Predicted 3D model of an 86-nucleotide RNA (c-di-GMP-I-GGC riboswitch aptamer) from Firmicutes bacterium HGW-Firmicutes-14.
The sequence was found by an Rfam model in a public genome assembly.
[in-house]
RNA sequence: UCUGAAUAAAGGCAAACUCGCUGAAAGGCGGGGGCGCAAAGCCAUGGGUCUAAGGGUUUUAUACUAUGAUUGCCAGGCUGCCGGAA
Numbered sequence: 001u002c003u004g005a006a007u008a009a010a011g012g013c014a015a016a017c018u019c020g021c022u023g024a025a026a027g028g029c030g031g032g033g034g035c036g037c038a039a040a041g042c043c044a045u046g047g048g049u050c051u052a053a054g055g056g057u058u059u060u061a062u063a064c065u066a067u068g069a070u071u072g073c074c075a076g077g078c079u080g081c082c083g084g085a086a
Base pairs, nucleotide, nucleotide: 001085002084003083004082012037013036017032018031019030020029021028022027035072041078042077043076045075046074047073048070049069050068054065055064
């Protein structure tokens, strides 16, 4: 620098579901759990997706709207363990 043979090894993370807390919601955090993951480590930068408290609407509802959320949707950036090859 390239790469992930594979029930390899040292280890790591943890979907659904569930209990508690939190939030308007989407969601987040912690316990249990374990579907999976070679960056499922970090960053909301671009796109996508989710939510709609607030805004707006004469009023209500629907629709709209991110300043909210998601990196375990994709891309990009930064960093890194183990094995293999050069």